[in-house]
Molecule: c-di-GMP-I riboswitch aptamer
Organism: Pseudomonadota bacterium
This record gives sequence, structure tokens and C1' cells, in this order.
RNA sequence: ACUGAAACAAGGCAACCCCAUCGAAAGGUGGAGGACGCAAAGUCGCCGGCCUACCGGGACGCCAUGUCGGCUCCCCAAGGCGGCGGGACUGCCAGG
Repeated sequence: ACUGAAACAAGGCAACCCCAUCGAAAGGUGGAGGACGCAAAGUCGCCGGCCUACCGGGACGCCAUGUCGGCUCCCCAAGGCGGCGGGACUGCCAGG
């Protein structure tokens, strides 16, 4: 340097639930307990995919009524997901 799996050892992360908090939401952050699981479940939204739709646009569809409004539906990322896949960077260690 490469390979390598939940084999030894040392450890690491923390699904879900609860509370608090930020957010329109998706979701994020923190805390208590616990451990679904993970050899990168470490970091980075670069590529793909997925999620949400405040704002914005559209439907004449419904309600309503004097020119506005409410509801529903569709579209929309500059928002989000790294524990969806790829990629980049970094990293412990038995053995080879």
C1' cells in the first nucleotide's frame, strides 16, 4: 500500500419510540431510555433516485359574491433524504 467481515480484540454509529425545539411541510437539532441494524450507518447534495410544496403558476372543478375570497386538484426546489444507489475524501483492526 492492497485485500478483508459483523471472525478475535478494541471500540464506533444509532433505526424505532418518548420529550423539547426549529421548520409551511418533508425533515433537522438536542435530551432520557433502549438497540432495528450498519465494515464506513464517517464527511461531502457532485450524478441519479426519492420526499415535501411555503411562495409562484394552472384547472372553471366546488362554494361564495360583485371583481375579490375560500376549498380541492395538477405543476413547480432555490427546501430535504448520506440508514436509497453511485462517486469523491478520510479511517480502526485479526489474518493474507